[in-house]
Formats: sequence, C1' cells, structure tokens
RNA sequence: ACGACACUCCGGAGAAUUCCAUCGUCAUAUGACAGAUGGAUGCCGAAGGUGCAAGCGCAGAUCGCGUCAAUCUCUCAGGCAAAAGGACGGAGAACAG
Repeated sequence: ACGACACUCCGGAGAAUUCCAUCGUCAUAUGACAGAUGGAUGCCGAAGGUGCAAGCGCAGAUCGCGUCAAUCUCUCAGGCAAAAGGACGGAGAACAG
C1' cells in the first nucleotide's frame, strides 16, 4: 500500500387499508377499529432456498452425464399501511492475510 468475512452509519423496490371466525378495545343506533390470533382467496420477490446459459470435466458413433451465475426463474420459506426486515450500493473504523 492492497484488503475477505463479520461490524458501524447512510440509501434501498414490489404486492389486499380484501373476506370470514374468535378475542380485545371503544360505543350503545348491535356498530366501529392501520388491533391480536387463526382460516380463505388474491397478489409480490430483494432475507434464505429451488431451477439453468456459456464455460469446464466425463463419456462418446449419436443421444448424453456431472459441475455451474444473477436483481433471471419457481414461490417452499418470507412478505403485501407504518415500523421492522431487506438483495444490492456508498462511506467509516478495525482486524486476518
């Protein structure tokens, strides 16, 4: 001097203020709620996870097989006011090397 993971700070998208039940709170006109829990339907992709192109390797007459990236793909998980979380980007300090 460079500098991984982790750490601190800043930025950081998408999608129901849907319906039902129970509870809670308020009201007393039997209703209201960005409320809690569970369920239904619809939807989103940027925690995590699934899938694969080139390349590489194997096999080989051919078809193939293995490995393998993403903000692509799936939507398992997660999410659909705000907050939190958040891939990723920027800055900082410190430390291994």